Context: one part of a larger RNA
RNA sequence: CGCAUACGGUGGAUGCCUUGGCAACGAGAGGCGAAGAAAGACGUUGGAGCCUGCGAUAAGCUUCGGGGAGGUGGCAACCGACCUUUGAUCCGGAGAUCUCUGAAUGGGGAAACCCACCUGUCAUAAGGCAGGUAUCCUGCACUGAAUCCAUAGGUGCAGGAGGCGAACCAGGGGAACUGAAACAUCUAAGUACCCUGAGGAAAAGAAAUCAACCGAGAUUCCCUUAGUAGCGGCGAGCGAACGGGGACCAGCCCUUAAGCACAGUGAGUUCUAGUGGAAUGCUCUGGAAAGUGCAGCCGUAGAAAGUGAUAGCCUUGUACACGAAAGGGCUCAUUGUGUGAAAUCGAGUAGGACGGGACACGUGUUAUCCUGUCUGAAUAUGGGGGGACCAUCCUCCAAGGCUAAAUACUCCUCGUUGACCGAUAGUGAACCAGUACCGUGAGGGAAAGGCGAAAAGAACCGCGGUGAGCGGAGUGAAAUAGAUCCUGAAACCGUAUGCGU
Numbered sequence: 001c002g003c004a005u006a007c008g009g010u011g012g013a014u015g016c017c018u019u020g021g022c023a024a025c026g027a028g029a030g031g032c033g034a035a036g037a038a039a040g041a042c043g044u045u046g047g048a049g050c051c052u053g054c055g056a057u058a059a060g061c062u063u064c065g066g067g068g069a070g071g072u073g074g075c076a077a078c079c080g081a082c083c084u085u086u087g088a089u090c091c092g093g094a095g096a097u098c099u100c101u102g103a104a105u106g107g108g109g110a111a112a113c114c115c116a117c118c119u120g121u122c123a124u125a126a127g128g129c130a131g132g133u134a135u136c137c138u139g140c141a142c143u144g145a146a147u148c149c150a151u152a153g154g155u156g157c158a159g160g161a162g163g164c165g166a167a168c169c170a171g172g173g174g175a176a177c178u179g180a181a182a183c184a185u186c187u188a189a190g191u192a193c194c195c196u197g198a199g200g201a202a203a204a205g206a207a208a209u210c211a212a213c214c215g216a217g218a219u220u221c222c223c224u225u226a227g228u229a230g231c232g233g234c235g236a237g238c239g240a241a242c243g244g245g246g247a248c249c250a251g252c253c254c255u256u257a258a259g260c261a262c263a264g265u266g267a268g269u270u271c272u273a274g275u276g277g278a279a280u281g282c283u284c285u286g287g288a289a290a291g292u293g294c295a296g297c298c299g300u301a302g303a304a305a306g307u308g309a310u311a312g313c314c315u316u317g318u319a320c321a322c323g324a325a326a327g328g329g330c331u332c333a334u335u336g337u338g339u340g341a342a343a344u345c346g347a348g349u350a351g352g353a354c355g356g357g358a359c360a361c362g363u364g365u366u367a368u369c370c371u372g373u374c375u376g377a378a379u380a381u382g383g384g385g386g387g388a389c390c391a392u393c394c395u396c397c398a399a400g401g402c403u404a405a406a407u408a409c410u411c412c413u414c415g416u417u418g419a420c421c422g423a424u425a426g427u428g429a430a431c432c433a434g435u436a437c438c439g440u441g442a443g444g445g446a447a448a449g450g451c452g453a454a455a456a457g458a459a460c461c462g463c464g465g466u467g468a469g470c471g472g473a474g475u476g477a478a479a480u481a482g483a484u485c486c487u488g489a490a491a492c493c494g495u496a497u498g499c500g501u
Base pairs, nucleotide, nucleotide: 001500002499003498004497005496006495007494008493009492015486016450017449020421021420022418023417024416025415026414027413028412029410030409031164032163039101040100041099042055043054044053046079047078049075050074051073061095062094063093064092065091066090070083071082072081106115107114108113116133117132118131119130120129121128122127135161136160137159138158139157140156141155142154143153168199169197170196171195172194173193179186183233209216210215220247221246222245223244224243230238231237251402252401253400254346259339260338261337262336263335264334265333266332267331268330269329270328271327272326274322275321276320280295281294282293284291296313297312298302304316305315306314351375352374353373354372355371356370357369358368361387382397383396384395385394386393437444438443457485460472461471462470463469
């Protein structure tokens, strides 16, 4: 040095576990904000720090309910001081307080800071307290230029707005990579992205629609028609409609009403705390019984979880039954207020020319819709459409407006489920994670779970540096479960013995 065996060290795989995630389903809610939001800073407990809660009334205050014995939140003990059957802690409703920043709104500003003015009031020597002072829009009033009337402007009052928020929605803008095996029309795609606005949904919507000589009867969504008809450097690709079957159904107004919104009252129902809730003992093994054996019981409850191993009858629950002082939601009835209110049947419109865009349809034989420029009718004895165009025929009535449901989505709440994950998985995050850390910044972004049933977390003794650590002792079922703590693989490193060289 190698091989083998035994025993260790290191290491943290594997097994088991789950506080956390993931995906759905059923309900709910679908907003919060100048009455100051979301998000924060700083404070706040008798005792340092962080988290949670709260706001100088600061882990809290008042009140109304629930509840019934222990409490003074967690890490997290300890010491101290207290509260509580005259009902604390805790849970729910309503209210009060709510520093500073932040739309931030008196002015400024390098957010959490600096500096003001006005009115009232208390003190009057500083000063304290309360309220107000942003901008824009709308309305009203008063003033008021050049410029006579006026208007612009100014001032005041009242009302509204502003900002945040996950997706869904509508509108205004709008790529490229890519595909076409290159690339330019085309595609990707009206996608990504930007902006504006709204709602719990939005948008659309009661035919100047389709159809085909039969007829249908607003809109929206799904299945089909159908990868069809078509469009297309007829390439790549794009791609309907009629009709049929379903979901849901609702019609109205501009003549003064259908209605709609808000508020009050009443009734019903429901949500926001909760309450009751059946039935088992002995024996054996064991550290422990829920396991074994024996004998019982309940069940509208044998869902589930916990308890020292596997519990219908131990605990929490479950089936079932019940419950609200206060506040909220929904439905109905009724009363009141506001709105409907713009106009009077739709004219610079329909149509036309040119240029674009949307329609599955790339200008094509291209109808239809929108319109930047220029034009420009008829008016129901009229007008539009039926895919060039004309006639016949059929059908509808534009240039005003409103409209629930079926549909889309889930930041959020409650309940339930899983041939979903089980710590390199599942969210980035099971753990004080958008943290530590990196970056000037936009931004990027981890690792890290497990003693034991119970801390019973090792008193005391010895060695040692009043160490680290170790040996005894003790606890425990187990300490090779000793806090670097369940299991403890491999790589890697040793010790002992044997053999080989």